[in-house]
RNA sequence: CACGCGCUGCCGCCGAGUCCGCGUCGCACGCGGAGCCGGGGACCCACCUCUCCUUGGGGUGAAUCCGGCGUGCCCGCCCACGGGCCCGCCGGUAGGGCGAACCUUCACGCCCGAACCCGUCAGCUAACCCGGUAGGCGGCCGACAGAAGGAGUU
Numbered sequence: 001c002a003c004g005c006g007c008u009g010c011c012g013c014c015g016a017g018u019c020c021g022c023g024u025c026g027c028a029c030g031c032g033g034a035g036c037c038g039g040g041g042a043c044c045c046a047c048c049u050c051u052c053c054u055u056g057g058g059g060u061g062a063a064u065c066c067g068g069c070g071u072g073c074c075c076g077c078c079c080a081c082g083g084g085c086c087c088g089c090c091g092g093u094a095g096g097g098c099g100a101a102c103c104u105u106c107a108c109g110c111c112c113g114a115a116c117c118c119g120u121c122a123g124c125u126a127a128c129c130c131g132g133u134a135g136g137c138g139g140c141c142g143a144c145a146g147a148a149g150g151a152g153u154u
Base pairs, nucleotide, nucleotide: 009140010139011138012137013136014135018034019033020032021031022030023029035133036132037131038130039129040128045123056121057118058117059116060115065092066091067090068089069088070087072085073084074083075082076081095112096111097110098109099108102150103149104148105147106146
């Protein structure tokens, strides 16, 4: 000097996942409240369906759908062929996020396009009822911060 790890602080990103109070020396954690988020739940409206043909149905979430290849399983008339399901890989896609400090749109660029839960059951839905408030990342002097409109201008 560089790299890596640990602790602390600050800034920023995805996400509803933040703030206040009490308990504690403090943190974690527990409880309560506010804010935010999700589910259930009438009339009316909608659907007239669900189940059965190895195919239940539904929820959170942007995370759906299509094509190709491969393996396995199941069904049919079990040779051929056809259909369906799961998984893996490629390509695309509905949709979603970021690009340093307000919002929207455009432009350009970079990414995501998962995972989990309920348990045979749920359309919408006022009153009402129930629950969540996690987790995971990046940066710390780089950018010198594109265009239009809006908001704001102590």